[in-house]
Molecule: transfer RNA
Organism: Kiloniellaceae bacterium
RNA sequence: GGGCGUAUAGCUCAGCGGGAGAGCGCUCGCUUCACACGCGAGAGGUCGUUGGUUCAAUCCCAGCUACGCCCA
Numbered sequence: 001g002g003g004c005g006u007a008u009a010g011c012u013c014a015g016c017g018g019g020a021g022a023g024c025g026c027u028c029g030c031u032u033c034a035c036a037c038g039c040g041a042g043a044g045g046u047c048g049u050u051g052g053u054u055c056a057a058u059c060c061c062a063g064c065u066a067c068g069c070c071c072a
Stems, first nucleotide, its partner, number of pairs: 001071007010024004018055001026042005048064005
């Protein structure tokens, strides 16, 4: 220098056009003499960023940024 992939909650990830979700973690409650386990509830997200397409974008398209892989 060229090509490809990934970016969504604190962590690991799902979701591929119309409701933003799961597990773990965190908080509170129940249970226990107490803790753990278990059960229930809750908080927590500008969906990397800037534009475009669309009635509507986490999702499609382009640029940029970061990280990773391959080629030279």